[in-house]
RNA sequence: AAUUCGCCCUUAGAGUUUGAUCCUGGCUCAGGACGAACGCUGGCGGCGUGCCUAACACAUGCAAGUUGAGCGGAGAUAUAUGGAGCUUGCUUUAUAUAACUUAGCAGCGAACGGGUGAGUAACACGUAGAUAAUCUAUCCUAUACUGGGGGAUAGCCCGAUGAAAGUUGGAUUAAUACCGCAUAUAGCUAUAUAGUUGCAUGAUUAUGUAGUGAAAGAUUUAUUGGUAUAGGAGGAGUCUGCGGCACAUUAGCUAGUAGGUGAGGUAAAGGCUUACCUAGGCGACGAUGUGUAGCCGGUCUGAGAGGAUGAACGGCCACAAUGGAACUGAGACACGGUCCAUACUCCUACGGGAGGCAGCAGUGGGGAAUAUUGCACAAUGGGGGAAACCCUGAUGCAGCAACGCCGCGUGAGUGAAGAAGGUUUUCGGAUUGUAAAGCUCUGUUAGCAGGGAAGAGGAAGGACGGUACCUGCAGAGGAAGCCACGGCUAACUACGUGCCAGCAGCCGCGGUAAUACGUAGGUGGCAAGCGUUGUUCGGAAUAACUGGGCGUAAAGGAUGCGUAGGCGGUUAAACAAGUUAUAUGUUAAAUAUAUAGGCUUAACCUGUAGAAAGCAUAUAAAACUGUUUAACUAGAGUGCAGGAGAGGUAAGUGGAAUUCCUAGUGUAGCGGUGAAAUGCGUAGAGAUUAGGAAGAACACCAGUGGCGAAGGCGACUUACUGGACUGUAACUGACGCUGAGGCAUGAGAGCAUGGGGAGCAAACAGGAUUAGAUACCCUGGUAGUCCAUGCUGUAAACGAUGGGUACUAGGGGUGGGGUUGUGAAUAACAAUUUCGUGCCGUCGCAAACGCAAUAAGUACUCCGCCUGAGGAGUACGAUCGCAAGAUUAAAACUCAAAGGAAUUGACGGGGACCCGCACAAGCAGCAGAGCAUGUGGUUUAAUUCGAAGCAACGCGAAGAACCUUUCCAAGCCUUGACAUCUUCCUGACAGCAUAUGUAAUGUAUGUUCCCUUCGGGGCAGGAAAGACAGGUGGUGCAUGGUUGUCGUCAGCUCGUGUCGUGAGAUGUUGGGUUAAGUCCCGCAACGAGCGCAACCCCUGUUCCCAGUAGCCAGCGCGCAGAGGCGGGCACUCUGGGGAGACUGCCGGGGACAACCCGGAGGAAGGCGGGGACGACGUCAAAUCAUCAUGCCCCUUAUGGCUUGGGCUACACACGUGCUACAAUGGCGUCGACAAAGGGAAGCGAAGCGGUGACGCGGAGCAAAUCCCAAAAACGGCGCCCCAGUUCGGAUUGUAGUCUGCAACCCGACUACAUGAAGCCGGAAUCGCUAGUAAUCGCGAAUCAGAAUGUCGCGGUGAAUACGUAGGCCGGGUCUUGCACACACCGCCCGUCA
Repeated sequence: AAUUCGCCCUUAGAGUUUGAUCCUGGCUCAGGACGAACGCUGGCGGCGUGCCUAACACAUGCAAGUUGAGCGGAGAUAUAUGGAGCUUGCUUUAUAUAACUUAGCAGCGAACGGGUGAGUAACACGUAGAUAAUCUAUCCUAUACUGGGGGAUAGCCCGAUGAAAGUUGGAUUAAUACCGCAUAUAGCUAUAUAGUUGCAUGAUUAUGUAGUGAAAGAUUUAUUGGUAUAGGAGGAGUCUGCGGCACAUUAGCUAGUAGGUGAGGUAAAGGCUUACCUAGGCGACGAUGUGUAGCCGGUCUGAGAGGAUGAACGGCCACAAUGGAACUGAGACACGGUCCAUACUCCUACGGGAGGCAGCAGUGGGGAAUAUUGCACAAUGGGGGAAACCCUGAUGCAGCAACGCCGCGUGAGUGAAGAAGGUUUUCGGAUUGUAAAGCUCUGUUAGCAGGGAAGAGGAAGGACGGUACCUGCAGAGGAAGCCACGGCUAACUACGUGCCAGCAGCCGCGGUAAUACGUAGGUGGCAAGCGUUGUUCGGAAUAACUGGGCGUAAAGGAUGCGUAGGCGGUUAAACAAGUUAUAUGUUAAAUAUAUAGGCUUAACCUGUAGAAAGCAUAUAAAACUGUUUAACUAGAGUGCAGGAGAGGUAAGUGGAAUUCCUAGUGUAGCGGUGAAAUGCGUAGAGAUUAGGAAGAACACCAGUGGCGAAGGCGACUUACUGGACUGUAACUGACGCUGAGGCAUGAGAGCAUGGGGAGCAAACAGGAUUAGAUACCCUGGUAGUCCAUGCUGUAAACGAUGGGUACUAGGGGUGGGGUUGUGAAUAACAAUUUCGUGCCGUCGCAAACGCAAUAAGUACUCCGCCUGAGGAGUACGAUCGCAAGAUUAAAACUCAAAGGAAUUGACGGGGACCCGCACAAGCAGCAGAGCAUGUGGUUUAAUUCGAAGCAACGCGAAGAACCUUUCCAAGCCUUGACAUCUUCCUGACAGCAUAUGUAAUGUAUGUUCCCUUCGGGGCAGGAAAGACAGGUGGUGCAUGGUUGUCGUCAGCUCGUGUCGUGAGAUGUUGGGUUAAGUCCCGCAACGAGCGCAACCCCUGUUCCCAGUAGCCAGCGCGCAGAGGCGGGCACUCUGGGGAGACUGCCGGGGACAACCCGGAGGAAGGCGGGGACGACGUCAAAUCAUCAUGCCCCUUAUGGCUUGGGCUACACACGUGCUACAAUGGCGUCGACAAAGGGAAGCGAAGCGGUGACGCGGAGCAAAUCCCAAAAACGGCGCCCCAGUUCGGAUUGUAGUCUGCAACCCGACUACAUGAAGCCGGAAUCGCUAGUAAUCGCGAAUCAGAAUGUCGCGGUGAAUACGUAGGCCGGGUCUUGCACACACCGCCCGUCA
C1' cells in the first nucleotide's frame, strides 16, 4: 500500500528502453503441476499409474453361459433277470435298477459386467422440482387359486440337393412348448347413485347392472414352481425452472413451422403422426448459421476472486467397421443377436458363402511416446441351478517401465606428517582436506542358510507364495550421479580458442590477458535421480468484480435530437419482487479440511466429525431499492415584463478597389527579381484624365469582444424565424439526466446538371535557379473559387480535455442584465447578485509539464473508447457512394523495445553579450626561380623504423663516409658480445709487446697474479652441463613515465543547507566591473578547494656593503702607443642586500560600491616589460625505437661478430628555409661602436710562408687576467649607370687545403675558369601591435670532419589599429530548439545492388 466500516488474518519480487531520471508499456525470469517425452546416470522396497497419435486394420487364444429336480430321445458303464449263439464263461439281445454324459425342444440369463469418447452446443450434463401423464422380469410382504381337455413340432429315422455354409420332402414323438373350456366378490371397460378431497385438468371411496378375463408342473415329503391382485424396494421413461463456449467480417430464421379441433399411435403427456381451421412462433437479454467440444463430482494453480483442465477412481450420456431398420423380450432398436445397403478382408468347385478386439492378452501401422499372446476363480461380485457345481480376461494377483509419490541405503567414530597426487602461485605458499591412508566399530540393505503366516466367522479347500515377517552367518565388503558457477541466481580460478569454434531464458558473451565458448581443478544446488523440451496456472493490478485507465504515454464519438436500456427530488401509506434473518430438505460415494487408528515410518488405507457457498420450501422483518396509491415544489417546463447579439433564411440597396472597353493628353520604356529573363510596348504601352461594363469581397469600427450544438457567422435596409439571458413567482407537478442502434446537421477539397467568371489560381506552358529542379522565385494560365439544386461525410472537425448534477480559499479584467447607495443626473463611482468570456493563484490532483468554481480537485450517474511497436487504419468480406472514396476491420511475419515528461551536455547556415593579430588598418613574406632540407610517391638486394589536419613534413636526428645502424648481400659463432649460479682445471693460454696472417674470428714467440693461520681464500682465465642470457621482434587499443593540444582559455568542483519523487538544481544565475568565477552590490544560500592574481627569476631607477682579474675622476711614475705601474674605489661595472608603485594623492563619473576617465609627482602608473609556472578534463592524441614494463613470439636465430653496400636513389608532387632578381644597390679602400658565450685529446697570440683554404711556430690561458675575436649593417672616399648588368650565383672543368684507418659511392673549404634560372611572382595563404616587425652580424650545443637547421646574443629600428554595425576563424557566459549522447564527421529517408 491492497483488502476491510475499522481491526485481525492474508498478499514478496527481479532483469531489460536512457548519458542519467521519473513514468507508461511490452518482453523475460525465479514457484507449482503433469497419463508426459528426450539426454546423461541408475542400489533396494512399498503404493499407485501406463496408446494423449489412426473411433486405423487385425492373425491366434480366451472374454456368457447354465438347468437332466421341465421334456422325449441317444450314448456309454455297472448290477439283476430273460432270450439267442456256443469255444462253458464269453459274446450279443430285451427289460428293470443305479449313478453318469448331452445334440435337440423348453426355461432363465445374454439389455449386467468390460471398452471407447467418434458424434453431440442438446433437457446431453449439473442442480432443484414435476409425473393428478407412466412402466417395471427377478426379489420382499399380503390375499386367493392351481379343475378338466386337445392338436402339433424339433430331435431320431428314411430321402433330395449343394464344393461349403446350409436348404428341403416324408413318417413318427414329449413337455413347465402351444391352444380352447370351466371358475374368480381380482382387475379392466361401459353405465347409475351417494360421499370425501385437490390450485386446476381432476383424484378417490362405497353400492348396483352388463361385458371381458388365469394357471404347470417337478423331485420326493418337504420344498420349489405356476396364475391373479395390492403394496414395497430397486430400476427405467417423460416434462419443467436455472446454470456452464467462440465468432455479428453469421441479422434475420421458420410451412408441421406456432396454436386449436377431431382421429390415430405410445407404458405414458405432446405436431409424435394425420385431416381441417387460424397465421402465427423465435430473435440484439443474440435467433439462425459456422467453428470447437462428451458433461459432472473433481484435478492443477491462485492470498482470494478467478484461470486452466475433465487421464486414473466415481455418476450420467453416447457409440460398437459406416449408414438404416425392426424382431424377441420386463427391459434393446441390442459390442461378442437378426435383416438391408456400403467399404474392406477371407474361403470358393465361380454357382455362392463367411467376418467385425472402442473386451483381455497380442500383431502390423501411425507416432516423441505407453506394458505379458502370464496365474487363479482362493477372496469380492455377477449369471444359471433345489443343490453339488459350472461359467466369469469382471475381479484378485504376478510380470515389464525411476512414469509419479513415499521410505531406506551407498557406512560410523577417531585420525595433521595438514602425506602423496592434482590444481594454482607473487615460488613464500594456498587449496583439494579429516578428505584419504591408518586405527577402532556397526551390519540397514543386497547375499547365503533355517523357520514361516494372517488373508477362510465352522471341518477340508490359498492364485499370490516358500511371499511378507522372524532368526542365524560372514564381510565395509556390491551400491552416485546430474546440472550449474557474468547479472537476475547460491557458487571462481587456470589453460586452449581469437566475432572462429561456439553459448544464450532475457540483458548479452566471443575481434590475443573470456569468472559468459571448450577442458581441468575448485565451488554451489539437488540427489537415485538430475537437466532439457512441451503444456498449464501464478507472478500479470498485463482485461482491473475484488482491482486499471483515456489533456501530452494507447484511448472522448465531428456535433446535436432522440428510441430501447441504465440511473433518478421531497412526504406518507400498503405490498414483499430484490434485501436481511431463522428453520427444513438436498447438495451420492470418493476427493479436500480437522482428528483418530492400521501397515516398523511415510506415501497408502480406514474410522469419526464439521463448515461455507448453491438450489428449493416454509416462517418472519420492512430501513433501503422496487411496485401501487395519495400528496408536495427546491429539479424541469409554461406564462408575463424586459434589454443584448457577425444566430439563420430570402429579397433589395451601396461605396472603395481590381480588371476590361472607349476617348483625350503624352513618349519610350513598362513590368519583374537576390540578380535576371520570359511577358507587354512606336500598330503608342506604362503614367494621367473622363465615361462605361463586369464579377467577387465588404477597409476603418474590431476588442484573448458578441452569437451559434458543432461546422461556422462581419457593408446597409426590410420581411420571416431559432436560441440564450435578466426580473417576477401566476400555472403544471418529477414531466428529469444520459443515450447502443436510428435520424438530422456537418469546413475545405471533390463529383453531377444549369448559370456565372473581375481578381486569385491546382494542372499546364515559358523564363530563371541548380550537378539536375517534374520545386521554392518570375511571366502567363484552365478547372475551381461565385450562384441554384443534388451527392460526398471527411479534417491537427483541437481546449488534442464526452454529457449532466452537487460541493470545495481568493484576486484583477471584460461582455449582457438586475438591486442598493453616493450623486442634480438617464453620466460616473461604490457595494451586491446573476449569466457568459479570459488571466493569476491556495488546497487538492498529476509521471512531470501543468489543471485549479469554464478542474485534469472531491463524489454520483449514463454513453463512447484503450490494452507493446511495426505490419495497418492495410488485406479479405459486408454496407454506403455516380466516381473519388468512406465506414466496419484482421492475420501471417519481424522486433525487445516503441513511447511520454523532465535533466545534464554537445550541436544549430537560433538569439543576446564579450574576448583574441579573429577581422579591419599596416609592414614583411610564402606560393613563380635556383639551391638546401624534410615528406609522399616511385625505384631498389636494401632504399631501417616512427611522426599524419590544426597539434606529421629543417619532426625523433644537438649533426648517416666506417662507426653510428636498426635495413640489404656475403662469410662466421652458438651458454653466446653482456649478468648470476654449479663442477673441474690452470696461475698464464688472459693482458702487454713482437712477428705473421685474415674482411672478421686466428697462429707463433717473449714476458708476467695477490693474501694466508699453509688447511685454504680472493682474483682472473679456460673447459663442460644446464638454469639462463639476448631481441631497435609484436601489441602505445594491456601499461608506467614523459609530451603535444584545446589554452595561460577562465573556468572546474566540493561540504553543509535548501528545492525537486528523481536525474539534478541552487551556490557558479542577475545588475555593474575586470585581463581574469577580478572585485562590488543583490539573492536560499553560507563557506571552501583546484585554477586567476601574488609569492620565484631576468630587466628598468636608486641607495648601502664589497673592490680583483673590472674601472681611472683627482695625485704621481712611465711610455712610440697602451690602467702598463704606484695609488684610489669617486664613476662605469661586477654581486650581495635594501628602497621604490599601493589607484597611495587630486578632480570628475558611478549606486556614498567595485571600478573607470583625467591629472600631479615619479626612473617607472594603473598587470611597468619578459620568463618559469598549464585547473577538472578532451583527443583509446604521440611514444613498447630514450627508459621501464605485462602478455605473446624467436632461441645453431627475429640473438652475436665482420666486410661491403644502403639510409645520400629520381619521371614527379608537397611542406619549411637560404640566396636572389638589384642603385635604400654591388664592388674596392679607409675608419667606428656590441652583447652573450666557449676553451685542455682544448682555445691557440705574436712572427714567418702561401693569391687562398691553410701551413710552420708555440707566447699566454683551466680564464672579468690569455685566446677564439674580424663584429656586421653603419660612416668617409672612389667606381658602376638600369643592362640578364661590375645584379644573381646554380652548374661544370682544372688545381688544391683540412679532418680522418679511409673523402669513389658520400665531407667541408680554397684558387682560377665557367656564369643557368631568375627582372618581385596566379588562385590562395602565413607571421607580426614596440625595442615589436623588418634588417645586420656574433656565439653555442652536437661534433674527428661536416649547418641555409636549431638554440641564444646584441646592433640599426619602423608603419598601423577608425573600430567590433555587418561578415570569417577560435573561445567564454546566458538563453532557446532538439527525434543528437560514439554527441552534426550525429541521427536518418528514399532508390538501386